[in-house]
The RNA shown here (transfer RNA) has 73 nucleotides and comes from Nesterenkonia lacusekhoensis. The prediction has a mean pLDDT of 83. It matches the Rfam family "tRNA". The family's RNA type in Rfam is transfer RNA. RNAcentral holds the sequence, with entries from ENA.
RNA sequence: GGUGCCUUAGCUCAUCAGGUAGAGCGGCUGAGUGAAGAUCAUCAGGCGCGUGGUUCAAGUCCACGAGGCACCA
Numbered sequence: 001g002g003u004g005c006c007u008u009a010g011c012u013c014a015u016c017a018g019g020u021a022g023a024g025c026g027g028c029u030g031a032g033u034g035a036a037g038a039u040c041a042u043c044a045g046g047c048g049c050g051u052g053g054u055u056c057a058a059g060u061c062c063a064c065g066a067g068g069c070a071c072c073a
Base pairs, nucleotide, nucleotide: 001072002071003070004069005068006067007066010025011024012023013022019056027043029041030040031039049065050064051063052062053061
């Protein structure tokens, strides 16, 4: 320098044809216990790396940029 892939809740990851985003773990509260753990119930928590574009509508398509990984040179 070139090519490909990844970037979504605190963490690890889903979201197979574009239509207002979920799981596990973790966290709050409650039940339970002498207390705690395990268990059960409930709740909160993201607008999806950034900026533009396409579209009635984009995490999901396109362009440029940023960070990371791999390969080639």